[in-house]
């Protein structure tokens, strides 16, 4: 510091996820040791039990307890029992002083609670310092005793008593109050020491370490007030009658509406009141570069609470956690009559929970509290004890050791790897063990002595110093020493990318993983386990939550044309920002002081635990506030001026600005009546319609109501919406040109408010066209639509509502700067050459376009550039601009605006492709223009479907379907029946055996089993070896089984279509362009010409081979002009001319001439030529597509079977057959069939074999066998054709299927199931619906011929030659294809993508008749305990008194506040609800086809 996810790929937007560090965690897995810290986050839920506040006898009457001592008494040395407060001590009780700390929680609390600075009206027990003082009376009650009540808790009477308890009286330095004359107002004593004694008290003295009063300072330490900060929600906007202030009075330590009269009407709120929610605040803690965001365990300060609610008493101090009163829910005791209780103290239970400790030790440290001490008491607190809950530090060996051991796992089988690991061999002992030693935490206290101090005092008492005594829970302490052994001590995650780490096996969308992307459908680095690695390590992983990344809320730090995101325009208040120049102030601002900013914590520099974690000293830091002295430059405020902004006058100019009246003309339309006849209107076609009652067309005239052609123009105006005929009325704005005038009057602008397209709503008029809805006609599967005929609402016009639009420049207003260039509309100036001119300034409106901005598009002085000012508005899609609530509205509805849950994107622009019922150019038998077919019939032949035991497998759009298969009667054969083999029909090795091999019989359907007779080979170095056959054993072998979606190879197609692509350059942020596009031309990316290209490759053409000409060469088995001979046949002899044969040349190259063209390329057109612009054919198939097609040609991974899926026979089958379809053949006939009879090819083939001449059958064929391994012989008689004759248009002298008989061949075999012959038979079939197909010249159509396979079996399929056409006018259609553009929401790429409704399932929500709960306001009721006011009843020790009595207090009663509770009626809010709406997501479910291409009617709003 980043990384994965959107696309084929790219850029960016943008949301998801992860890598970090943190925890009071928790869970799985595993676990040696020690320091250190930490531990109910949830139910402030209930609590059993124990503890957690007492003390003080030096305040007091006192003596229940113990205990020493003494006495007595029963009595055994001593134990009972009893009496002595005299002595230690001390229950209970008065009385003091503490309980208001210290410990717990965090429910409440949005507050002056808390922080931070500050402040005046205050109060403070103990404590410190001062200043006075502490005289001298009285009445009481508790204990205790007496007798009661009651179960208990408790409690009532009666007698007696004490005080540091209570009361008065004097006294008043000072304090308070005052009307300035004066009034008021305290105290307590106690040890100690002495002195006297009846030993039991008594008075006097002296002292003060104690105490009391009363005060005045200080400290502490609490109370109240104030600025400032302090969570969300405006779908909470108005809250307040004690409310706000003020006079007066109560009140309180103390200011105050704190509380009461009265008077005023105020106060508080958009700088956010009221209300809801939520939450103790902070120091700090996590993280973070920082600036932030979160958090408020532990430890510290402050608050608040103590079962719920209220009150108060006491007190210095509480409205009180281990006090009290009263209400209430809870739980316990009860003799039922009443009573007790409060762990959010320390341990502990129960619950709840994912989760969080021992009912321990000590008060030895350190701190409280009493108290003169000594000491008591302290669950504060110091310790321990449990948890790997964190964080540290340690260890679990250390070195050597290669036969690289064994196993284990992979393996290309050699090997690698686990691995120097391990064994083995030398060492070590840290931690745990066992044993032994041994520190600090201890200062005090106590008692001795001396010495100061108080005193009269050498008593006390204090202080100091010495000396002795002597206090440790921790604790088996920390540490040390010694002993002995490698001895006891290693997991867990991870390994597909992000992210370090890979193999083999097992599993087959199933187990199952996942953080995200996404693995898993038989070769899984992603799932299970192994094996090996990676990274941490006494822990490592999972979950949760926090910050980081995240600049994804942007102060630092972001965005608003198209990705979310400029409100529809204005005007305009608050608020924000503001122009020049002086002068002044000092709010801001800037500097320095001073005061705080608790401690810890962070951070630095030291120290102490061996080290660190911890723990300590110092010191910066705490960015912040306050106070205070200064500067004055900039902001701000005064003040005073100034003219560049703004604005006012002055003159003029342009204009569809806006309102109102009013006028006009052309067109629909309708009426009158006139001409005129049969239509007419409409549409792709129609029909509905309208017309003989007279339409339409026409021509004249009237009625009416809308809208203003031409001009008209990226051309005026206007904020925006808008705004078009002309004339005149009233009216806003703008601009120019001079430069008088005001003198910052300025700019945005939340909330107001105004305008504001269409539609649309209300009232009233209007109404010609047009036109939602309606109606009827097409179209269609359907057409509730696109078309057509008609037609209401409305489109107009006052008035008044609605207030929204893709209200778009998808671009908020304002101001400043920042190259040109070229239009154009309004004005102003100059100049001349006076023009339709040119130059220049100025508003405005276009087009291009440099810098620079953009992801790019694109923007570019009319910025999306550079600043600067104020607004608005965004934060991933979908849910949703929806719900509910407000608000507005007659309604339609707007308007603010969510959550649930869902997904990993969703999206901009651009870039290759692809595709369009998108466009242009081009070509193809593509259409068109001809010719033949096919579809209809009979047969053949493939398929499919059925059938069957099997009908064997593959092939299936074009590119299956006469296709593998160039040939199924056995065999082929893979299929099915039955039988039958198991190292196997077939390879290779081992072993024994025999030669091989030829045979005869049997018994079987055949493999097969048995039996018979013949053979003893070949090579040797003589051991032996080769080949072949039989058995045996195991290693194998075999598989047309499967996967052609593991594969190689071969192959179809697209397509013989012009394409595909590469280096370097160059443009581009990048995919990716360029090139290879343009202009022209071709059969061609064929070649010119241009060009940021420039240059190659694969393809094209050429090279090959064949035909067509001609020429050398050669001349047998081929030819035969010329000469001769002939049986007349190139037969002979000859010829080498010709034909032919097969070698090699030649020949065509746009060479040649003139046109066109850009001079080019090249094209028409001519000569010559056998042949002319690729002369015809063939062969040659780019870079790819289609997971095209073969695993049954071959090969080949895996998997699978192994007495079978393998191997051998036998018979069946592939050959079925209701039908469906493709391929062909013969035909329907006279251009024809049948007789007769004559001509002419080429290419092939033959020894397992063509076969001739002869001879037999009517034939198929048969007998026979000359020639020939073929330029020699044969197959072989070409056929159409020609010439002659029949037939006469008919199911025929066409057609020949079928079907009987009778034959020939092949072959072991023709029954399933072969061809062919002859004889009878004589079916459909008269030229073929929709719709198809196939061909451009020697084609097509015809005709006949050969060969491959083949024992036989072609109408198939290759091939040969004869005869020999018609049309192409042209690219508008269809089909394919090429090249450019263009659109796109396709990239599995239009067989694409995708949208709604119903159906079903879940999952959320909204409404809902209500229902139940929580909390609130409002009005009444109703009032426990306290306080407080009033008081006629009762009671009443201290004072007072005239002794009657009063003053005061007590209790009742009662008013008055007010907790609980009630009753009624509203607000908010959670549940919850029959029934219902929408939403969202599911597998291959219905129906349609809305969008994306011109989505087939552009599309949205």
């Nucleotide at each position: 510091a980043g990384a994965g996810u959107u696309u084929g790929a790219u850029c960016c937007u943008g949301g998801c996820u992860c890598a970090g560090a943190u925890u009071g965690a928790a869970c799985g897995c595993u676990g040696g040791c020690g320091g250190u810290a930490g531990g109910c986050u949830u139910a402030a839920c209930a609590c059993a039990u124990g503890c957690a506040a007492g003390u003080c006898g030096a305040g007091c009457g006192g003596a229940a307890a113990c205990g020493a001592u003494c006495c007595u008494a029963g009595c055994u040395u001593g134990c009972u029992a009893g009496g002595a407060g005299g002595c230690g001590u001390c229950g209970a009780g008065c009385g003091g002083c503490g309980g208001a700390c210290g410990g717990g929680u965090g429910c409440g609390u949005a507050a002056c609670g808390c922080g931070u600075a500050g402040g005046a009206a205050u109060c403070u027990g103990c404590c410190u310092a001062g200043u006075a003082g502490u005289g001298g009376g009285g009445g009481a009650u508790a204990g205790c005793c007496c007798a009661g009540a009651g179960a208990a808790a408790u409690u009532g009477g009666g007698a007696u008593u004490a005080a540091u308890a209570c009361c008065g009286c004097a006294u008043a330095c000072a304090c308070c109050c005052u009307a300035c004359g004066g009034g008021g107002c305290a105290a307590a004593g106690a040890g100690g020491c002495c002195u006297c004694u009846u030993c039991u008290g008594a008075a006097a003295g002296c002292u003060u370490c104690c105490g009391c009063u009363a005060u005045u300072a200080g400290a502490u330490g609490a109370g109240c007030c104030u600025g400032c900060g302090u969570c969300g929600g405006a779908u909470u906007a108005g809250c307040u009658a004690g409310u706000u202030g003020g006079u007066g009075a109560g009140g309180u330590a103390a200011a105050g509406g704190c509380u009461c009269a009265c008077c005023a009407a105020g106060g508080c709120g958009a700088c956010g009141a009221u209300c809801c929610g939520u939450a103790g605040c902070u120091g700090u803690u996590c993280u973070g570069a920082g600036a932030g965001g979160a958090u408020g365990a532990u430890c510290a300060g402050c608050c608040a609470c103590a079962c719920u609610g209220g009150g108060a008493c006491u007190g210095a101090g509480a409205c009180a956690c281990g006090g009290c009163c009263c209400a209430g829910a809870c739980u316990c005791c009860u003799a039922c009559g009443g009573g007790a209780g409060g762990c959010a103290g320390c341990a502990g239970u129960g619950g709840g929970g994912a989760a969080u400790a021992u009912u321990g030790c000590a008060c030895a440290a350190u701190g409280g509290g009493c108290g003169a001490a000594a000491g008591c008491c302290u669950g504060a607190u110091g310790c321990a004890g449990c948890c790997a809950u964190g964080c540290c530090g340690c260890g679990u060996g250390u070195g050597u050791g290669a036969a690289g051991a064994a196993g284990g796992c992979c393996u290309u089988a050699g090997g690698g790897u686990u691995g120097u690991a391990a064994a083995g061999c030398a060492c070590u002992u840290u931690c745990a063990g066992u044993g032994g030693g041994g520190a600090g935490g201890a200062a005090a206290g106590g008692u001795u002595a001396g010495u100061c101090g108080u005193u009269a005092a050498u008593a006390u008492c204090g202080g100091c110093u010495a000396g002795c005594u002597g206090u440790g829970a921790c604790g088996u302490u920390a540490c040390c020493c010694a002993c002995a052994g490698a001895a006891g001590a290693a997991g867990g995650a991870c390994c597909g990318g992000c992210u370090a780490a890979c193999u083999a096996c097992g599993u087959g969308c199933c187990a199952g993983c996942a953080g995200c992307c996404g693995c898993g459908g038989u070769a899984a680095u992603a799932c299970u386990g192994a094996a090996g690695g990676u990274g941490c390590a006494a822990g490592c992983g999972u979950u949760a939550a926090u910050c980081g990344g995240a600049a994804u809320u942007a102060c630092u730090g972001g965005g608003c044309g198209u990705a979310a995101a400029g409100c529809g325009c204005g005007c305009g208040u608050a608020g924000g920002c503001g122009g020049u120049u002086u002068g002044g102030u000092c709010a801001g601002u800037c500097a320095g002081a001073u005061g705080u900013g608790a401690a810890a914590g962070c951070c630095c520099c030291g120290g102490g635990c061996u080290c660190a974690a911890c723990c300590u000293g110092g010191g910066a830091a705490c960015u912040g506030c306050a106070u205070u002295u200064g500067a004055a430059a900039c902001u701000g405020c005064c003040a005073a001026a100034c003219u560049a902004g703004a604005g006012u006058a002055u003159g003029u100019u342009a204009g569809a600005g806006g309102g109102a009246a009013g006028u006009g003309g052309a067109a629909u339309u309708u009426c009158u009546g006139g001409u005129g006849u049969a239509g007419c209107g409409g549409u792709g076609a129609a029909a509905u319609g309208c017309g003989u009652a007279g339409a339409u067309a026409u021509g004249c005239g009237g009625a009416g109501g809308a809208a203003c052609a031409c001009c008209a123009g990226u051309g005026g105006c206007g904020a925006a919406g808008g705004c078009g005929a002309c004339u005149u009325c009233c009216u806003g704005g703008a601009c120019c040109a001079a430069c008088a005038c005001u003198g910052a009057c300025g700019c945005u602008c939340a909330g107001g408010u105004g305008c504001g397209a269409a539609a649309g709503c209300g009232u009233g008029g209007g109404g010609a066209g047009c036109a939602a809805a309606c109606a009827g006609g097409a179209u269609u599967a359907g057409a509730u639509a696109c078309c057509c005929u008609g037609g209401u609402a409305g489109u107009c016009c006052a008035c008044g509502c609605c207030g929204u639009a893709a209200a778009c420049g998808a671009u908020g207003u304002c101001u400043a700067c920042u190259a040109g260039c070229c239009g154009u509309u309004g004005g102003g100036g100059a100049g001349c050459u006076u023009g339709u001119c040119u130059c220049u300034u100025u508003a405005g409106u276009g087009g291009c376009g440099u810098a620079g901005c953009u992801a790019a598009c694109g923007c570019g002085a009319u910025a999306a550039g550079u600043a600067g000012a104020c607004c608005g508005c965004c934060u991933g899609g979908g849910g949703a601009g929806u719900a509910c609530g407000g608000c507005c509205g007659c309604a339609a509805g707007g308007u603010u605006a969510a959550a649930a849950c869902u997904c990993a994107a969703a999206g901009g622009a651009a870039u290759u492709g692809a595709c369009g019922g998108g466009g242009g150019c081009c070509c193809g038998c593509a259409c068109a223009a001809g010719c033949g077919g096919u579809g209809g019939a009979g047969c053949a032949u493939g398929u499919g479907g059925u059938u069957u035991a099997a009908u064997u497998c593959g092939a299936u759009g074009c590119a299956a379907c006469g296709c593998g298969a160039a040939g199924a009667a056995c065999c082929u054969u893979a299929c099915c029946u039955g039988c039958c083999c198991u190292u196997g029909a077939c390879a290779u090795c081992c072993u024994c055996g025999g030669a091989a091999c030829c045979u005869u019989c049997c018994a079987g359907a055949g493999a097969u089993g048995g039996u018979u007779g013949g053979g003893u080979g070949c090579c040797u170095u003589c051991g032996g070896g080769a080949a072949c056959c039989c058995a045996g054993u195991g290693a194998c072998a075999g598989g047309u089984g499967c996967u052609g979606c593991a594969u190689g190879g071969c192959u179809g197609u697209c397509g013989u279509c012009a394409g595909c692509u590469c280096g370097u350059g160059u443009c581009g942020u990048g995919a990716g362009a360029u090139g290879u596009u343009g202009g022209g031309u071709u059969a061609a990316g064929u070649c010119c010409c241009g060009c940021a290209a420039c240059g190659a490759g694969c393809g094209c053409a050429a090279c090959c081979c064949u035909u067509g000409u001609c020429c050398u060469u050669a001349g047998u088995u081929g030819c035969c002009a010329u000469c001769g001979g002939u049986u007349c046949g190139g037969c002979c002899g000859g010829g080498g001319a010709c034909u032919c044969u097969a070698a090699g040349g030649a020949g065509a190259c746009u060479g040649c001439c003139g046109g066109u063209g850009u001079u080019a390329a090249c094209c028409g057109g001519g000569a010559g030529g056998a042949a002319g612009g690729c002369g015809g054919g063939g062969a040659u198939g780019a870079c790819g597509u289609c997971a095209a097609g073969u695993c049954c040609u071959c090969a080949u991974g895996g998997c699978c079977c192994u007495u079978a899926c393998g191997a051998c026979c036998u018979g069946g089958g592939c050959u079925a057959c209701a039908c469906a379809c493709g391929u062909g053949c013969u035909a329907c006939a006279a251009u024809g069939g049948c007789c007769g009879g004559u001509a002419c090819a080429g290419a092939g083939g033959g020894c397992u074999g063509c076969a001739a001449u002869a001879c037999c059958g009517c034939g198929a064929g048969g007998u026979g066998g000359a020639g020939c391994g073929a330029a020699u012989c044969u197959c072989a008689g070409a056929a159409a054709a020609c010439c002659g004759g029949u037939c006469g248009u008919a199911g025929u002298c066409c057609g020949g299927a079928u079907u009987g008989g009778a034959g020939u061949c092949u072959g072991c075999a023709a029954c399933u199931c072969g061809a062919c012959u002859c004889c009878a038979u004589g079916a459909a079939g008269u030229c073929g619906g929709a719709a198809u197909c196939g061909c451009u010249a020697g084609u097509a159509a015809u005709c006949g011929c050969g060969a491959a396979u083949c024992a036989g079996a072609a109408u198939g399929u290759c091939g040969c030659g004869g005869u020999g056409a018609a049309u192409a006018c042209g690219u508008u259609c269809c089909c394919g294809g090429g090249c450019c553009u263009u659109g796109u929401a396709c990239a599995c790429a239009c067989c694409g993508c995708c949208c709604g409704u119903c159906a079903c399932a879940c999952c959320u929500u909204g409404g809902g008749a209500g229902u139940g709960g929580a909390u609130u306001g409002c009005a009444c009721c109703a009032g426990a305990a306290g306080u407080a006011g009033g008081u006629a009843g009762c009671u009443u020790a201290a004072c007072c008194u005239u002794c009657g009595g009063g003053a005061g207090a007590g209790c009742g009663c009662u008013u008055a506040c007010c907790a609980c509770g009630g009753u009624g009626u509203g607000g908010u809010u959670c549940a919850u609800g029959a029934c219902u709406g929408g939403g969202g997501u599911g597998a291959a479910g219905u129906c349609g086809g809305a969008a994306c291409a011109a989505g087939g009617u552009a599309g949205c709003c």
Model confidence (mean pLDDT): 85 of 100. This is a predicted structure of a 1501-nucleotide RNA (small-subunit ribosomal RNA) from an uncultured prokaryote. The RNAcentral record of the sequence draws on ENA. It matches the Rfam family "Bacterial small subunit ribosomal RNA". Rfam links the family to the GO terms structural constituent of ribosome and ribosome.